[in-house]
RNA sequence: UGGGGGAUCGUCUAGAGGUAGGACGUCGCGCUCUGGACGCGAAAGCCGGGGUUCGAAUCCCUGUCCCCCAG
Numbered sequence: 001u002g003g004g005g006g007a008u009c010g011u012c013u014a015g016a017g018g019u020a021g022g023a024c025g026u027c028g029c030g031c032u033c034u035g036g037a038c039g040c041g042a043a044a045g046c047c048g049g050g051g052u053u054c055g056a057a058u059c060c061c062u063g064u065c066c067c068c069c070a071g
Base pairs, nucleotide, nucleotide: 001070002069003068004067005066006065007064010024011023012022013021018054026042027041028040029039030038047063048062049061050060051059
């Protein structure tokens, strides 16, 4: 420098144009003599900026960062 892939709760990970979900963790409650385990509940996220669309995590453009291949 060229090509390809990726960026979503604190972490890991789904979501293929129509309500952003799960697991772990955290917090609250229940249970327990206490803790753990277990049960119930809650908070927490779409990398930035534009565009298309009635509607964008998703499609297009651009920027940043990471990974792979080539030179």
The RNA shown here (transfer RNA) has 71 nucleotides and comes from a Chloroflexota bacterium. The RNAcentral record of the sequence draws on ENA. The source organism's lineage runs through Bacteria, Bacillati and Chloroflexota.